[in-house]
RNA sequence: GCCGGUGUAGCUCAGUCGGUAGAGCAACUGAUUCGUAAUUAGUAGGUCCGCGGUUCGAAUCCGCGCACCGGCUCCA
Numbered sequence: 001g002c003c004g005g006u007g008u009a010g011c012u013c014a015g016u017c018g019g020u021a022g023a024g025c026a027a028c029u030g031a032u033u034c035g036u037a038a039u040u041a042g043u044a045g046g047u048c049c050g051c052g053g054u055u056c057g058a059a060u061c062c063g064c065g066c067a068c069c070g071g072c073u074c075c076a
Stems, first nucleotide, its partner, number of pairs: 001072007010025004019056001027043005049065005
C1' cells in the first nucleotide's frame, strides 16, 4: 500500500430484508435473613465510533474518515 471483518448500556453481545434500541452479567432500591451471602421483585443506565448523503423515517442503505483485529504485499 491492497483486501476483508468489527465498532450498540460499565462489561460480553443481540438487534436479518429501513418503522418506539434490547438481553445476560455488573450497579442501585425493596423483600427475605439477627447480619452477610444466596434467592427474588423492581429501578436506573445509550449522541448506536465521527462527519456527510439518500429517505416521510437510518443502529440498519451509500460516501469519506478514525480505532482495533485478520490476510496479502513490501515491487518501483
Transfer RNA from a Chromatiaceae bacterium, 76 nucleotides, folded computationally.
The RNAcentral record of the sequence draws on ENA.
The coordinates come from a structure-prediction model, not an experiment, and the mean pLDDT is 80.
Rfam family: tRNA. Rfam classes the family as a transfer RNA.
Taxonomically the source falls in Chromatiaceae (Bacteria, Pseudomonadota, Gammaproteobacteria, Chromatiales).